[in-house]
Context: one part of a larger RNA
RNA sequence: UGAUGCUGAAGGAACUAGGCAAAUUGCACUCGUAACUUCGGGAUAAGAGUGGCCCACUCGCACGCAAGUGUGGAUGGGCGUCACAAGCCAGGGGGUAGCGACUGUUUAUUUAAAACACAGGGCUCUGCGAAGGUUUCCAAGCCGACGUAUAGGGUCUGACGCCUGCCCGGUGCUGGAAGGUUAAAACGAGAGGUGUAAGCCUUGAAUUGAAGCCCCAGUAAACGGCGGCCGUAACUAUAACGGUCCUAAGGUAGCGAAAUUCCUUGUCGGUAAGUUCCGACCCGCAUGAAUGGCGUAACGACUUCCCCACUGUCUCCAGCAUCAACUCA
Numbered sequence: 001u002g003a004u005g006c007u008g009a010a011g012g013a014a015c016u017a018g019g020c021a022a023a024u025u026g027c028a029c030u031c032g033u034a035a036c037u038u039c040g041g042g043a044u045a046a047g048a049g050u051g052g053c054c055c056a057c058u059c060g061c062a063c064g065c066a067a068g069u070g071u072g073g074a075u076g077g078g079c080g081u082c083a084c085a086a087g088c089c090a091g092g093g094g095g096u097a098g099c100g101a102c103u104g105u106u107u108a109u110u111u112a113a114a115a116c117a118c119a120g121g122g123c124u125c126u127g128c129g130a131a132g133g134u135u136u137c138c139a140a141g142c143c144g145a146c147g148u149a150u151a152g153g154g155u156c157u158g159a160c161g162c163c164u165g166c167c168c169g170g171u172g173c174u175g176g177a178a179g180g181u182u183a184a185a186a187c188g189a190g191a192g193g194u195g196u197a198a199g200c201c202u203u204g205a206a207u208u209g210a211a212g213c214c215c216c217a218g219u220a221a222a223c224g225g226c227g228g229c230c231g232u233a234a235c236u237a238u239a240a241c242g243g244u245c246c247u248a249a250g251g252u253a254g255c256g257a258a259a260u261u262c263c264u265u266g267u268c269g270g271u272a273a274g275u276u277c278c279g280a281c282c283c284g285c286a287u288g289a290a291u292g293g294c295g296u297a298a299c300g301a302c303u304u305c306c307c308c309a310c311u312g313u314c315u316c317c318a319g320c321a322u323c324a325a326c327u328c329a
Base pairs, nucleotide, nucleotide: 001324002323003322004321005320006319007318008317010315011314014313019310027051028050029049030048031047036041038159052079053078054077055076056075058073059072060071061070062069063068080084092308093307094306095305097303098302099300100299104116105115120157121156122155123154124153125152126151132143133142134141160295161294162293163292165226166225167224170223171222172219173218174217175216176215179214180213181212185208186207190203191202192201193200194199227245228244229243230242231241254287255284266281267280268279269278270277
């Protein structure tokens, strides 16, 4: 000096990115226990008290014929370094907000989470040697399934509660079949080569000719999208109102400086003091409804902020023990 432990005056998070680490709490009994709530919870909530040993008295239980033996409880008194769940073991607690409902799963070896899954919800395909799968255009077989639409496959969302607005112009999907376009093929006017010719060869307009595409509809819990400018009220400001342009339609309910806000440390409130936090406001750079929107009890080795308790994290370091380092043998 380091490592691992232990102790510490006064203060008690002033440390730090952050209470990281450490400390506190810890058991049993008696009492007591809030908001909120899906009425189950929350809850060991929080918080308070008691706990050793000896004596007396008393009430049980077991065994015993009885005397009694063992064991448990209540009450009263006493003892002591005020100590007694005496050692080990053994929850710190409360409040606010975000995200995800939950238990679960995951990057064996830097990420355990708000990611995945989930029950629940929707859409869609599939009538059965089903759809779909089996690396594949295809065969048989097999799975699907010894199942049969309350079933099976795909896809999105993700408990529960309240809800899920407008747009089908584009892309996709589904349906339609009148017309247009359209391949091989069919037919073949005609033209050319060659040959004496029959013929052979080449070329070839019109016509017939499927799906598809064009076209016509439907469909957004399909992919997706959801405006601009100008004016206007008896202070000012603002604009319920009006005009105009464009669009398929111009963002509804909610929420909102947000896990989304650049400007921005927005403004106001909470603090003595608050780039984080919470509550409001709304000129939303660039929120928004199953790419789900907004709430939500319970839950979380998740994330944020605050408070109590606690402490060597710190003010500010000190001492002790063991092991190393170092010196000597």
A computed fold for a 329-nucleotide part of an RNA from an Alphaproteobacteria bacterium, annotated as large-subunit ribosomal RNA, domain IV. The RNAcentral record of the full RNA draws on ENA. Its mean pLDDT, the model's own confidence on a scale to 100, is 84. Its Rfam family is "Bacterial large subunit ribosomal RNA". Rfam links the family to the GO terms ribosome and structural constituent of ribosome.